[in-house]
RNA sequence: AGAGUUUGAUCCUGGCUCAGAAUGAACGCUGGCGGCGUGCUUAACACAUGCAAGUCGAACGAGAAAGCUUUCUUCGGAAAGCGAUUAAAGUGGCAGACGGGUGAGUAACGCGUGGGCGACCUACCUUCAAGUGGGGGAUAACUGGCCGAAAGGGCCGCUAAAUACCGCAUAAAAUUCCUGUGACUAAAGAUUGGGAAUCAAAGCUGGGGAUCUUCGGACCUGGUGCUAGAAGAGGGGCUUGCGUCUGAUUAGCUAGUUGGUGGGGUAAUGGCCUACCAAGGCAACGAUCAGUAGCCGACCUGAGAGGGUGAUCGGCCACACUGGAACUGAGACACGGUCCAGACUCCUACGGGAGGCAGCAGUGGGGAAUUUUGCGCAAUGGGGGAAACCCUGACGCAGCAACGCCGCGUGGGUGAUGAAGGCCUUCGGGUUGUAAACUCCUGUCAGGUGGGACGAAAGGGCUCUGGUCAAUAUCCAGAGUCUGUGACGGUACCACCGGAGGAAGCCCCGGCUAACUCCGUGCCAGCAGCCGCGGUAAUACGGAGGGGGCAAGCGUUAUUCGGAAUUAUUGGGCGUAAAGGGCGCGUAGGCGGCCUGACAAGUCAAGGGUGAAAUCCCUCGGCUCAACCGAGGAACUGCCUUUGAAACUUUCAGGCUUGAGGCCGGGAGAGGGUAGUGGAAUUCCCAGUGUAGCGGUGAAAUGCGUAGAUAUUGGGAGGAACACCGGUGGCGAAGGCGGCUACCUGGACCGGUUCUGACGCUGAGGCGCGAAAGUGUGGGGAGCAAACAGGAUUAGAUACCCUGGUAGUCCACACCGUAAACGAUGAGCACUCGGUGCCGCGGGUGUCGACCCCUGCGGUGCCUUAGCUAACGCAUUAAGUACCCCGCCUGGGGAGUACGGUCGCAAGGCUGAAACUCAAAGGAAUUGACGGGGGCCCGCACAAGCGGUGGAGCAUGUGGUUUAAUUCGAUGCAACGCGAAGAACCUUACCUGGGCUUGAACAGUAGUGGACCGCCUGAGAAAUACGGUUUUCUCUUCGGAGACCUCUGUGGAGGUGCUGCAUGGCUGUCGUCAGCUCGUGUCGUGAGAUGUUGGGUUAAGUCCCGCAACGAGCGCAACCCCUAUCCUUAGUUGCCAGCGGAUAAUGCCGGGAACUCUAGGGAGACUGCCCCGGAAAUCGGGGAGGAAGGUGGGGAUGACGUCAAGUCCUCAUGGCCUUUAUGUCCAGGGCUACACACGUGCUACAAUGGGCGGUACAAAGGGCUGCGAAAGCGCGAGCUCGAGCCAAUCCCGAAAAACCGUCCUCAGUUCGGAUUGCAGUCUGCAACUCGACUGCAUGAAGGUGGAAUCGCUAGUAAUCCCGGAUCAGCACGCCGGGGUGAAUACGUUCCCGGGCCUUGUACACACCGCCCGUCACAUCACGAAAGUUGGCUGUACCGGAAACCGGUGGGCUAACCCGCAAGGGAGGCAGCUGUCCAUGGUAUGGUUGGCGAUUGGGGUGAAGUCGCAACAAGGUAACC
Repeated sequence: AGAGUUUGAUCCUGGCUCAGAAUGAACGCUGGCGGCGUGCUUAACACAUGCAAGUCGAACGAGAAAGCUUUCUUCGGAAAGCGAUUAAAGUGGCAGACGGGUGAGUAACGCGUGGGCGACCUACCUUCAAGUGGGGGAUAACUGGCCGAAAGGGCCGCUAAAUACCGCAUAAAAUUCCUGUGACUAAAGAUUGGGAAUCAAAGCUGGGGAUCUUCGGACCUGGUGCUAGAAGAGGGGCUUGCGUCUGAUUAGCUAGUUGGUGGGGUAAUGGCCUACCAAGGCAACGAUCAGUAGCCGACCUGAGAGGGUGAUCGGCCACACUGGAACUGAGACACGGUCCAGACUCCUACGGGAGGCAGCAGUGGGGAAUUUUGCGCAAUGGGGGAAACCCUGACGCAGCAACGCCGCGUGGGUGAUGAAGGCCUUCGGGUUGUAAACUCCUGUCAGGUGGGACGAAAGGGCUCUGGUCAAUAUCCAGAGUCUGUGACGGUACCACCGGAGGAAGCCCCGGCUAACUCCGUGCCAGCAGCCGCGGUAAUACGGAGGGGGCAAGCGUUAUUCGGAAUUAUUGGGCGUAAAGGGCGCGUAGGCGGCCUGACAAGUCAAGGGUGAAAUCCCUCGGCUCAACCGAGGAACUGCCUUUGAAACUUUCAGGCUUGAGGCCGGGAGAGGGUAGUGGAAUUCCCAGUGUAGCGGUGAAAUGCGUAGAUAUUGGGAGGAACACCGGUGGCGAAGGCGGCUACCUGGACCGGUUCUGACGCUGAGGCGCGAAAGUGUGGGGAGCAAACAGGAUUAGAUACCCUGGUAGUCCACACCGUAAACGAUGAGCACUCGGUGCCGCGGGUGUCGACCCCUGCGGUGCCUUAGCUAACGCAUUAAGUACCCCGCCUGGGGAGUACGGUCGCAAGGCUGAAACUCAAAGGAAUUGACGGGGGCCCGCACAAGCGGUGGAGCAUGUGGUUUAAUUCGAUGCAACGCGAAGAACCUUACCUGGGCUUGAACAGUAGUGGACCGCCUGAGAAAUACGGUUUUCUCUUCGGAGACCUCUGUGGAGGUGCUGCAUGGCUGUCGUCAGCUCGUGUCGUGAGAUGUUGGGUUAAGUCCCGCAACGAGCGCAACCCCUAUCCUUAGUUGCCAGCGGAUAAUGCCGGGAACUCUAGGGAGACUGCCCCGGAAAUCGGGGAGGAAGGUGGGGAUGACGUCAAGUCCUCAUGGCCUUUAUGUCCAGGGCUACACACGUGCUACAAUGGGCGGUACAAAGGGCUGCGAAAGCGCGAGCUCGAGCCAAUCCCGAAAAACCGUCCUCAGUUCGGAUUGCAGUCUGCAACUCGACUGCAUGAAGGUGGAAUCGCUAGUAAUCCCGGAUCAGCACGCCGGGGUGAAUACGUUCCCGGGCCUUGUACACACCGCCCGUCACAUCACGAAAGUUGGCUGUACCGGAAACCGGUGGGCUAACCCGCAAGGGAGGCAGCUGUCCAUGGUAUGGUUGGCGAUUGGGGUGAAGUCGCAACAAGGUAACC
């Protein structure tokens, strides 16, 4: 620091996801040790049991027992002493307000930070100074009896009780009141002086020489306590500036409310309370309400700014079963106190009582989840005490838990035959792997044995010194010495012993992300953080081997921050991605021109205070290290305060004119409003002319018309809109504005040596304007026209088209308030190259004038530089560079929906979510593909022609059906006379049946035998089996070895079994179409583009020109073959002109080498020449010459690629399957079936023909298990015989159509030949299933073929024969050959296919694409809903416990006063009562949840239904 994921690819936007760190965690697997920490985040749910706050006898009264000792004893016991300065209980004091727990409540002066109290309190502690005198009356304990089950209560009595209680004295520096004064203070006030009044106390204890003594003491002295004060420290109270979560779908809240006065209350200010008076106070800088939450130091994260958190530790607050209340006290409205009410639990004798773990343990419950009912007060701290000491679940320790952090170990060295085993394998090997074994060592941890701490200082005894004191006593302080205290713990630590011995797992290995193979599985099982894996070769599932990572842990889950600049202060955006308000006016607010002066709020600097400790950071130190801990420093970015500076901002004062505005003078304009007015056109009405149609459409029909339409003429009515001018012209803020005239009226612009003097800009709320449609009331209504009706179209057509037609459109008034209200671009100001139009006003030059030219301001367009932008594009009218203000955005869907509020008559508008769901949704541009887009061009593509197919019969292939089997494959073009160049057996893969099992063929190896082959026999359908017979070869050292074959064993064969979607090879197709690419350069962020586009041209990306391209490659063409002409060479088997010979005749012979021909080599054709067209050049048209002319004709030749095209049955091959069978042998059958359907052909339907007879002319081939002549036989197929020929020699071999002659004369025929019968021929082991051919006989359909469809552009179509491959035989098929030999092409509109350019696109599996909505089903969340049930809360009223306070107090009453006393008084108490008030009740609201028959839409879901709305002109352009 980034990465993955939208696309075919790209850039951008944008979300989702990952890698990091962290945790009081939990879960899964695993687990050796130690140190230090941490451990109910949930039910502030309920709690059994034990403990957690007591202590003081030096405040007081009273005062046991057990036990021990002694004495006495009637042996029962009794007494005394110790126990005992005791226990337990009581009075009293202090402490129970600390410590400990929890976070429910609380959005608050609660907390944090900084101030204030001139408005306050403070027990214990410290310091200072003073005092501590003298009296009195009770009461608990206790005793007695009473009530009660108990808890407990109450009565009488005792006390010389007290540091308990109450008077009195004394007293100011305390308190209150009055009063005076000057200094301080901003002020309230404080201080100081004077006067008056008021208020205290308690003792205890140690020691003691004199003196006194009742022997207690007085007295002296020490300590301590007490009282009243002054101060300090620490603690607290109150107040205040600033800071402190979310929601406006909470906008208004408030009657003690805000203030004042008097009074009350408090330690103290204050509406804190009360009476009266006033009517205020808070709030958009967010009051009130609702939700959530203890706050902070800090902790986690982050580069930081921030974000999240508020466990442990520390500070503050709040709470203690729930609610209320006070008492005591220095302090509480009190966790382990009191009272009342409530709920709950327990006890009960039913009358009443008891209780409060959010203390430590522990229990139940809840929960994913959180420990021992431990030890000790040894240390630290706290309470009490003079102290010893007691108490202390604070605390110190231990236990449990890998919960976290840190440390250590599970061994180290050596060791290659690279062991065995595992796994993989191309079978060679590789890997696990120096890993192990082996060998040599070490000794951490754990285990055993032994030793053994620090933490301890106090305290106590003694001695000494100093202080107090009259004192050598006591007491205090210090020193020395002795004694002596440890829960942890026999722990840490140390030594020794033995021995590698006891100690490694978890996750991952497709990309992100480090780490790969095999097997299993087969869209199953499963995985998954995102993208995504799995449908038979899965590095993604499961296992294994191997590897990677971390390690006593490792993963997962949850949560937080980060990455995320994805809320953007640092640090984002808004033309098209989400996002500019429809427009204006304007309030608050924000921002604001130039100059001068002042102040110092902001700002800056320096100093001071504070910012607790801990934490973080640095340094040093202590545990062996570390974690952890200690010390010091730094830091704590903050707040307060003092002093200073004055540039900038604010404020104040003064000035200025450039911003802004006013004034004067002009012209422009569909700016607005009102009234009037004009012509054209449509429609309607009346009348005339006139007759059968009109109208409408793609075509029609509905409709109108003989009752006279349409057309035409004249007249009239009425409403609406204003042709031409008219224009990227004008005006307006926007919406918008268009005949003409008048009136009223707004704004902008130009010019001016005029005025004011910052008066400005923006603008949350607010107010106004605001197209169309729509609404209300009343008018109006010609045309147009939702709805509606009819006619068409259509599968349907609630549409598009047509005929009608109502709201509406128009006017007035009033609503609505929205639009793709768009420049999809808020307003203002400033700056930043140019060019060129138009509009308005002006200046200059010039002119008689106009124009032209130069120029200023304002407006409105186009193009462009820089710059910006993801790109497209914008570009002085910015989307550039800056400032300022407002509005808005934060993934898609759900949804502009629901609920709530508000506006509206309604329709609806504004505001505006969530659950749930997806891994995208998007923008721009690119390459393709596609379009019922466009342009150009080509092709037997159409057209023009010729002949076919589709109808018939037959052949053949296919589908289907059948079958035991009808083997398999090929399936639009590009399967179907295809694989198959030839199924009777064989072939053959299929079926039935019979056999074989190392096998029918085969490599290696070991062994046996000797041939193998053949013959005979006989079972059988055969394969095969039985028996018999025959029998080796080569070499040899004669032992044997080798070769061949049979049999046996082993290894292994075999498979036309599957997968062509695992493959190679081969092939088809687009397509013989003209295309497909590369290098370098250039352009672009990039995908890509350019080149290859353009202008011409071509069969062609063929060539030329141009051009940021220049070149090149694969294709095209050419080179190759055949063919057309000529030359040359050669001359047999071919040829025969001339010469000669022979024949009935023939190149038959001699001979010839001319010709034909054969087959070698050459020539020839290149737009080379001429003319024309053309800018030129390619090129095109014409011509000459030429056998051939513009690639002469034909063939071979098939670019990059596409179709997962075809083929595992040609072959090869991975994987899988099979192994007495899916292999192999044999016989028979089948592949030849047959209601049908299709393809491809043959033969025909006839006279351009058929029959018969006669008579010509080929080419190319084939031939030895062959072609087979001649001759003979047969009607014929053919047979017999067999010449010649291994072929330019011989044979197949006859070419046929054609031509000549003749018959047939339009008919199911002398056409046609199917079918069938009989008889034959040939091949073959064998023609039954199932061959071909022949003869005779038979003589079917068929009379030119519907829709549709095929081939062909010249030696072509058509037609006619010939040959060959395969092959024993079998050809209408296939492959070749020649003979005869046409017609037509205007042309490119249309169909099909293709090429190039361009355009649109939501397609990219690419239109056989994509995709929308209803309905049906399943499921999920949400809304509405009669109602129902909870929480919180407002208002009114009822009722009102306890307590405080007030009143009363007739009952009761010790202290004080009066009084001799009785009694009275003061004061107090009970009781009663009032205010206030908790829980509660009644009524009525608000708010927020749950449930809810039914209902509404939404999301998701597999291949459901209906249509086809959108994307191309999406077939009616789309959208708002």